[in-house]
RNA sequence: GCGGACGUGGCGGAAUUGGCAGACGCGUAUGGCUUAGGACCAUAUGGGGCAACCCUUGGGGGUUCAAUUCCCUCCGUCCGCA
Numbered sequence: 001g002c003g004g005a006c007g008u009g010g011c012g013g014a015a016u017u018g019g020c021a022g023a024c025g026c027g028u029a030u031g032g033c034u035u036a037g038g039a040c041c042a043u044a045u046g047g048g049g050c051a052a053c054c055c056u057u058g059g060g061g062g063u064u065c066a067a068u069u070c071c072c073u074c075c076g077u078c079c080g081c082a
Base pairs, nucleotide, nucleotide: 001081002080003079004078005077006076007075010026011025012024019065027045028044029043030042031041032040046055047054048053058074059073060072061071062070
């Protein structure tokens, strides 16, 4: 240089004939249980805001009523070829 795959909360990881973003698990917080802990159980858990609400799928742009999903471009990681 050429070709391909991938990028989603703190972490892993779902969601694609375009239609509630973050299921599920881990972790964390509070409470229960315990002499104390572990395990287990309950609730909560992306960010901002007093709230109404706003923002969020690597960055930017496009198509569309509507984009994690389709198109373009850039960045990053991995694989192959030279």
Model confidence (mean pLDDT): 81 of 100. Predicted 3D model of an 82-nucleotide RNA (transfer RNA) from Omnitrophica WOR_2 bacterium SM23_72. It matches the Rfam family "tRNA". Gene Ontology term of the family: triplet codon-amino acid adaptor activity.